Molecule: c-di-GMP-I riboswitch aptamer
Organism: Deltaproteobacteria bacterium
RNA sequence: GAAUGUGAAAGCCACACCCGGCGAGAGCCGGGGUCGGAACACCACGGGUCUUGCUUCGGAAAUGCAAAAAGACAGCCGGGUUGCCUCC
Repeated sequence: GAAUGUGAAAGCCACACCCGGCGAGAGCCGGGGUCGGAACACCACGGGUCUUGCUUCGGAAAUGCAAAAAGACAGCCGGGUUGCCUCC
């Protein structure tokens, strides 16, 4: 230097859930928490899943179907970028 890896140690992150806040919503932020992870760090490029205030459609109306559009999820998969430790 590389490979390997919870198969060592020291650490790191933080599912669900709870509280406060933001959002129409999916969801996000902060605190607590700790299911798991080995890039569960960052990126919406490809696929996928999810949301629907506005617009179009339908309708007497409401609920709602559909379309378009906008958005969300990186802890869904792939891809890209960068980084910590190094027992065997």